[in-house]
Transfer RNA from a Patescibacteria group bacterium, 71 nucleotides, folded computationally. It matches the Rfam family "tRNA". Gene Ontology term of the family: triplet codon-amino acid adaptor activity. Rfam's curators write: Transfer RNA (tRNA) molecules are approximately 80 nucleotides in length. By type it is a transfer RNA. Its mean pLDDT, the model's own confidence on a scale to 100, is 81.
């Protein structure tokens, strides 16, 4: 130094151009003599800027990070 690939909650994932779900953990209630299992509910995220678009988490670019491959 070149090339491709990824980037979604505290982890691990899913998705689609029209307000993002799931499991696992967190928190709160209900159950229980207590704990723990089990039910309910609730909070919690699209890496950063730009562009196209009536509208981007999705197309397009750039940047940073990651990891592969070549040199």
């Nucleotide at each position: 130094g070149c090339g491709g690939a990824c980037a979604u909650a505290g982890u691990a994932u899913a998705g689609u151009g029209g307000u993002a779900g799931u499991a696992c953990g967190g928190c709160u209630g209900c159950c229980u003599u207590c704990c723990a299992a089990g039910c309910a509910g609730c909070a919690g995220a699209u890496g950063c800027g730009a562009g196209u678009u009536c509208g981007a988490u999705c197309c397009u670019c750039g940047c940073u990070g990651u990891c592969c491959g070549c040199a």